[in-house]
RNA sequence: GGAGCGCUGGUCAGCGGCGAACGGUCGCGUACCACGUAAGCAACCUGCCCCGAAGACCGGGACAACACGCCGAAAGGGGUGCUAAUACCGGAUGUGACCGCCUCCUCUCCUGGGGAGGCGAUUAAAGCGCAGCAAUGUGGCUUCGGGAGGGGCUUGCGGCCUAUCAGCUAGAUGGUGGGGUGAUGGCUCACCAUGGCGACGACGGGUAGCUGGUCUGAGAGGAUGGUCAGCCGGACUGGGACUGAGAGACGGCCCAGACUCCUACGGGGGGCAGCAAUUAGGAAUCUUGUGCAAUGGGCGCUAAGCCUGACACAGCGACGCCGCGUGGGGGAGGACGGCCUUCGGGUUGUAAACCCCUUUUGACGAGGAAGAAACAAAUGACGGUACUCGUCGAAUAAGCCCCGGCUAACUCCGUGCCAGCAGCCGCGGUAAUACGGAGGGGGCGAGCGUUGUCCGAAGUUACAGGGCGUAAAGCGCGCGUAGGCGGGAGGCCAAGUCCGCUGUGAAAGCCCGGGGCUCAACCCCGGCGGGUCGGUGGAGACUGGUCUUCUUGAAGAUGCUAGGGGGAGGUGGAAUUAUCGGUGUAGCGGUGAAAUGCGUAGAGAUCGAUAGGAACACCAGUGGCGAAGGCGGCCUCCUGGGGCACUCUUGACGCUGAGGCGCGAAAGCUGGGGGAGCGAACGGGAUUAGAUACCCCGGUAGUCCCAGCCCUAAACGAUGGAUACUAGGUGUGGGAGGUAUCGACCCCUCCCGUGCCGCCGCUAACGCAGUAAGUAUCCCGCCUGGGGAGUACGGCCGCAAGGUUGAAACUCAAAGGAAUUGACGGGGCCCCGCACAAGCGGUGGAGCAUGUUGUUUAAUACGUCAUUAACCGUAGAACCUUACCAGGGUUUGACAUGUGGCGCACCGGGGUGAAAGCCUCGUCCUCCGCAAGGAGGCGCCAACACAGGUGUUGCAUGGCUGUCGUCAGCUCGUGUCGUGAGAUGUUGGGUUAAGUCCCGCAACGAGCGCAACCCUCAUCCCCUGUUGCCAGCGGGUAACGCCGGGAACUCUGGGGAAACUGCCGGGGUAACUCGGAGGAAGGCGAGGAUGACGUCAAGUCAGCAUGGCCCCUACAUCCUGGGCUACAAACAUGCUACAAUGGGCGCAAAACAGAGGGAUCCGAGGUCGCGAGACGGAGGCAAUCCCAGAAAGGCGCUCUCAGUUCGGAUCGCAGGCUGCAACUCGCCUGCGUGAAGUCGGAAUCGCUAGUAACCGCAGAUCAGCUAAGCUGCGGUGAAUACGUUCCCGGGGCUUGUACACACCGCCCGCCACGUCACCUGAGUUGUCUGCACCCGAAGUCGGUGGGGUAACCGCAAGGAGCCAGCCGCCGAAGGUGUGGGGAGCGAGGGGGACGAAGUCGUAACAAGGUA
Repeated sequence: GGAGCGCUGGUCAGCGGCGAACGGUCGCGUACCACGUAAGCAACCUGCCCCGAAGACCGGGACAACACGCCGAAAGGGGUGCUAAUACCGGAUGUGACCGCCUCCUCUCCUGGGGAGGCGAUUAAAGCGCAGCAAUGUGGCUUCGGGAGGGGCUUGCGGCCUAUCAGCUAGAUGGUGGGGUGAUGGCUCACCAUGGCGACGACGGGUAGCUGGUCUGAGAGGAUGGUCAGCCGGACUGGGACUGAGAGACGGCCCAGACUCCUACGGGGGGCAGCAAUUAGGAAUCUUGUGCAAUGGGCGCUAAGCCUGACACAGCGACGCCGCGUGGGGGAGGACGGCCUUCGGGUUGUAAACCCCUUUUGACGAGGAAGAAACAAAUGACGGUACUCGUCGAAUAAGCCCCGGCUAACUCCGUGCCAGCAGCCGCGGUAAUACGGAGGGGGCGAGCGUUGUCCGAAGUUACAGGGCGUAAAGCGCGCGUAGGCGGGAGGCCAAGUCCGCUGUGAAAGCCCGGGGCUCAACCCCGGCGGGUCGGUGGAGACUGGUCUUCUUGAAGAUGCUAGGGGGAGGUGGAAUUAUCGGUGUAGCGGUGAAAUGCGUAGAGAUCGAUAGGAACACCAGUGGCGAAGGCGGCCUCCUGGGGCACUCUUGACGCUGAGGCGCGAAAGCUGGGGGAGCGAACGGGAUUAGAUACCCCGGUAGUCCCAGCCCUAAACGAUGGAUACUAGGUGUGGGAGGUAUCGACCCCUCCCGUGCCGCCGCUAACGCAGUAAGUAUCCCGCCUGGGGAGUACGGCCGCAAGGUUGAAACUCAAAGGAAUUGACGGGGCCCCGCACAAGCGGUGGAGCAUGUUGUUUAAUACGUCAUUAACCGUAGAACCUUACCAGGGUUUGACAUGUGGCGCACCGGGGUGAAAGCCUCGUCCUCCGCAAGGAGGCGCCAACACAGGUGUUGCAUGGCUGUCGUCAGCUCGUGUCGUGAGAUGUUGGGUUAAGUCCCGCAACGAGCGCAACCCUCAUCCCCUGUUGCCAGCGGGUAACGCCGGGAACUCUGGGGAAACUGCCGGGGUAACUCGGAGGAAGGCGAGGAUGACGUCAAGUCAGCAUGGCCCCUACAUCCUGGGCUACAAACAUGCUACAAUGGGCGCAAAACAGAGGGAUCCGAGGUCGCGAGACGGAGGCAAUCCCAGAAAGGCGCUCUCAGUUCGGAUCGCAGGCUGCAACUCGCCUGCGUGAAGUCGGAAUCGCUAGUAACCGCAGAUCAGCUAAGCUGCGGUGAAUACGUUCCCGGGGCUUGUACACACCGCCCGCCACGUCACCUGAGUUGUCUGCACCCGAAGUCGGUGGGGUAACCGCAAGGAGCCAGCCGCCGAAGGUGUGGGGAGCGAGGGGGACGAAGUCGUAACAAGGUA
């Protein structure tokens, strides 16, 4: 120095032990003793831990590791050899245990359990490890007993949907025996028996882990089962065993399958529903973190220690709960800005700024834990975290939703049924608190809103706590099974029920009390509570069970009795029809009217006879019978039910009735008959736009009978059955009793049936009301928004038709009931109006005028549109008007106010122009002041505020107006009635023009309307007398109130009188009405003015006013010219006509009005003109003068029926007037021209008396006038009204209603188009599942021999046992065949729902036009 040996520490594999069956995860499966709860196991197991008893003696043989070599790419495999043990094996001992037998004690819920003793058989172990020198300590080993904790099995009860799943079941139910298990058991097998389950829901299908709890709710309940906790189940899918105390084992094994990975192609590997992470899917769900420090678990020796994605922490996420902050105090010229505005202001708002203060939080600095429990020491992932102190500084920190109602919070702008909103109702179509934005406001706040889900509201599944006459809902009716419910008295039992005690109802949670984190959330401690639960003791009213008994419920017996109750057989007359015969002749029949049809081949009518079928007039009823459907001539037979009387018998025998069974109108079906009348279908005739209808002529099924089906209905009292109770009145059917009587009449009482009225009560109301829809009890059936739909699919029934049971998708915001007010009705009653009728004259036809539509146009300005627009706004469009068009101009403007400057103002002139305009020339005025200057007026210039708009909205408005309608209505207060809407009043009986008045009346009053008061006219009186009047007197003229005069009359215009049903008569309670007298006037004398509540979003923004919006060198404004005047056509309103009741002409001093107008106006006499008119100018500011002649009319002549002597359009020529101007586009005159038109289709208008009709006159507007229009005025001056049936409009009462933007309403079905869901569909695709069979892995079990084999036996050979192999039963996946369930797709078929403005009709709602 090396090797070896020993010791110590570490590492790796193996042998051995324990764990790995816990912990963690997920909720697939499961409707099951899976779970919960309460019991049971005398039918069981239990490693580690605790207590106790006893023991551990003698031996034996192997196998890994290891070594060597082999195969394989790998995974891995096999061969030979060696070896230890607390690994394995044999023997001994046997406390004990177990088995068998015997004896005894004891207990019990059946089989039986426990204990003591005896005999026999069977059965253990590692005297090993560690520390120590040792003693000893300690950990283990074996058997048994006990305990604790854990598990297994059994049972009662409890907790989902579906009956469109009604029958299920072969190990199925039980027994005997064998096997198996830790253990009972059909768990398994053999044999035997034929059971078992089910409407208290079996079986099947769907869905689902169960619970403590959680959410909600007053509770009862409903919903739910995430985290935490208990139990169960799963570990890629399916099957299987092994090991073990424990598994049919998440990170073990074997097999099969799907998927995936490796491969050298031979073969192998894998299983995050552990923690993190990844991917996919999805609206969406986290870190491949730190640590075993704590708590807990496993191993280990009481250890050290190792393992532990259990766990403790940290990270991410407002995901939830809780706490805190984002500052506090002061601060009004109420700042700026924003928003709104009535332009004054308001609001944001003490909000900000600003001043003073604080520092939670934050930042930085300093200090710094508990959690740690061990004998001591050591030990902290979180973490230098929590916490404490200091420094700094308002510093770092606010959003979301909403503001139409529900529901708390409003304005502006934008938008214009667009864009959009929306939980429901619903917003938006030009003023949107509803959309979008803004300002402001409301709510909540580190959150807010949305979506989804559950409960509540919802008494809207009703147990608590609902209904069914008409709203959804009583089975069509009975018999009756199960079931439910059930009369009086007594005894017993104690199941229900009630009370006490007791066991249990885990913990957590909830609730109450207390405590710990600064508070709270959170956590800890204590208490309460929680069951249809178990045990036990008691009570005995009620329910129940049982026994005895009773008669009132029920039934029976006896007597009497009504009846279209049912079935069968027979029989009668009337009528219809047919046939035959007679008479007889031309029609019959039918309808709104007709026709088809029948008839001269003799109908219809009439007489007689015959045949056949069906139905039974009168009686007949508001009546009777029946369970309902239903039942009707008469007689007979058979038969069901009911009522009354007596109170004899039984002794609760009862009620209801899911299923079930039976009956069940009409129509329909099958077979056979029958068939007169009627009569679906069908044919024909009509009606009609059509008429597959209503009406008419025919007519087959059918209607009738027998037998068999069908099984529905508005099968209705739209009202299930039974029992009891609760005012009356009045009919009627049946019976009985009483009184009276000649009496069966009548009267009174009772019972049963059947009606009406009506109280209480009930009802949403209507209504019901002893025949309940009242008050109660019992049982059954049924309902739960409308449509889809009594449909589809399935089942059952049926010959079929179809019936019965009976959904969903989808869709709507309603569908409904009763009553109210209206409106409406081809509902009723009453009543008005020139509403009809009666009458007169028109319109519609012609020409023209005017207006409108339409068309045209550069423009033909606008409005108005059934009645209620259309000679309307317009009572005056050549320019103007004028709003329209073309062109030319102006821009603080044609017009108003304000500020500044100028003085060129007014006025006059020039140029240009079509004018407007543009360019340009001359000169201001008034007041104060000496003046400078100031003030004012006017104009101009510039700029800005502003002007201006006949632009828009009459659907933003005021005002005014039309219309219903001069209709008689419309309302209110109080009271009363009604839940209410509302009614009453206001209806009723009369009356009126009238809601006018009277009477009555739960109404009494009142208002707006009616009427009256106002105006005009009609009579008289008073006053007034000029410009009006003139009787008498006087004067005067050719004549005239011309003059004097008069004041009578007319008249003027002021006042008054008169008429009130006052008077008479008839009627009537009255109101009033009829007649009469008188009167100028008579029943409102005539006319006017006057128009209720309201209706028509009626009309007008263009008369005016006015909100909003819009235009601002233009949508304003000025000018010239044009247009409003167009012209194929249509309509409305008028004028003139068509002629002789007329036209024309003449005559008179050319007869007789009224009401108006007249001053840059009316204009006389006179002159001129044929005339329009002109010249001229008297008179007149008007009872004076003028317009001004009124016309129709009267008296004559003429025309003689004709497109004319009608008619006058149209056109030509010539004139006149107004006006700046008559071309577009005025009126008038003269002459000429002379059209249509000969009285007007359908249809339609006005008017009832001084009206219609006819006739003219005046005025407004206006220069003139297209005026034939309008408003007035007078002149002449009728006819007719029986009457209210009908048309139209209106009023009142009543009735029906599915109408209520109200009949111009509503609404149905087919078709067409679009969208959606559903049903069906030849089939097709995958899925779940039953049955039969085939194949048959792994594996357990069984069998097996000829393979293999250390321990034991045997000296050995060999054996026992075991292993492999093979065979068999079972057996997953797979395969074949055949059924069933549900789903997807599917040409095509079917209906359904929905969809601003499609088509055809009109079914329903009013008598809906045929109920």
A computed fold for a 1411-nucleotide RNA from a metagenome, annotated as small-subunit ribosomal RNA. Its Rfam family is "Bacterial small subunit ribosomal RNA". Its family is annotated with structural constituent of ribosome and ribosome in the Gene Ontology.